c-di-GMP-I riboswitch aptamer from Sulfurimonas sp., 81 nucleotides, folded computationally. The prediction has a mean pLDDT of 87. The source organism's lineage runs through Bacteria, Campylobacterota, Campylobacterales, Sulfurimonadaceae and Sulfurimonas.

């Protein structure tokens, strides 16, 4: 320098709940919070599951949500063993 790792330190993200708004809903969106995060950045919902609304009421459809459920692509801070 790459790769792989993850002690220190400097940074970074934000669970559940609140509070206001938006939505039929799942859930978003801002403000407070910090449960965690070593990629909890970014991409992918056409890689597997998870909801939610119409139908149906035994399947089958369709429209939508959510990437902090595994996974999978890609970039990336710092440096002890």
């Nucleotide at each position: 320098g790459u790769g792989a790792a993850g002690a220190a330190a400097g940074a970074c993200c934000a669970a559940a709940c609140u509070a206001u708004u938006u939505g039929u809903g799942a859930a978003a969106a801002u403000a407070g919070g910090a449960c965690g995060g070593a990629a909890a950045g970014c991409u992918u919902a056409u890689g597997g599951g998870u909801c939610u609304c119409u139908a149906u009421a035994u399947u089958c459809a369709g429209a939508g949500a959510a990437a902090g459920c595994c996974g999978a692509g890609u970039u990336a801070c710092c440096u002890a063993a």